[in-house]
RNA sequence: CUCAUCGAGAGCGGUGGAGGGACGGGCCCUUUGAAGCCGCGGCAACCGGCGAGGAGCUUACGCCUCGUGGCAGGUGCCAACUCCCGCGGAGCAGACUCCGGAAGAUGAG
Numbered sequence: 001c002u003c004a005u006c007g008a009g010a011g012c013g014g015u016g017g018a019g020g021g022a023c024g025g026g027c028c029c030u031u032u033g034a035a036g037c038c039g040c041g042g043c044a045a046c047c048g049g050c051g052a053g054g055a056g057c058u059u060a061c062g063c064c065u066c067g068u069g070g071c072a073g074g075u076g077c078c079a080a081c082u083c084c085c086g087c088g089g090a091g092c093a094g095a096c097u098c099c100g101g102a103a104g105a106u107g108a109g
Base pairs, nucleotide, nucleotide: 001109002108003107004106005105006104011040012039013038014037015036019029020028021027023086024085025084026083041078042077043076046074047073048071049068050067051066052065053064054063082103087100088099089098090097091096
């Protein structure tokens, strides 16, 4: 940089000591113990594995589609919709609701 996904799901202990939720605003969480680190546990199905099917003359590999976690191998994740809003639009008297985008996160290339 490109593509896909982001309304579901899943936490205890030790250590540590004041922060954390990306950024700004809000609103939350936190000394009934934040972040970080360690151990154990769990969730999910992006990649990989396994199974089935398909096109390319045939087979294998590869490719595409579907399935599978009683596959934990590579990542990721385990408060709140990505916590909400940040830009544009639609509806409404308004509160507010909805649609799209931006930004961000994760994976693959």
The RNA shown here (SAM riboswitch aptamer (S box leader)) has 109 nucleotides and comes from uncultured Rubrobacter sp. The prediction has a mean pLDDT of 80. The RNAcentral record of the sequence draws on MGnify.